Source information
This is a predicted structure of a 94-nucleotide RNA (Glycine riboswitch aptamer) from Rummeliibacillus suwonensis. Its mean pLDDT, the model's own confidence on a scale to 100, is 79.
RNA sequence: AUGAUUGUACGGGGAGAGAACGCAAAUUUGCGUCGCCGAAGGAGCAAGUAGUGAAUACUAUGAAUCUCUCAGGCAAAAAGACUCGUACGGGACG
Numbered sequence: 001a002u003g004a005u006u007g008u009a010c011g012g013g014g015a016g017a018g019a020a021c022g023c024a025a026a027u028u029u030g031c032g033u034c035g036c037c038g039a040a041g042g043a044g045c046a047a048g049u050a051g052u053g054a055a056u057a058c059u060a061u062g063a064a065u066c067u068c069u070c071a072g073g074c075a076a077a078a079a080g081a082c083u084c085g086u087a088c089g090g091g092a093c094g
Base pairs, nucleotide, nucleotide: 006089007088008087009086010085011084012083013082018034020033021032022031023030024029035074036073037072041070042068043067044066048061049060050059051058052057
């Protein structure tokens, strides 16, 4: 500074799937069983890159709203990736 990527706080928007069943309590908790969802968090990896090797191979690294479903969730509320606005920081290119 016509202030990039980005951080924090507050506010707006924000999907999916069981108000399942059983037993104890006693009126919303605990334990168990089966079914399901992906958008907190977590885990997995393609190209590429690096290394090894005679090698089509192996190892490391490596993204997502993809995959998994550990965790979380399956009436409403709350939460919620992501996104918009405001305020306060921050200071890349020039």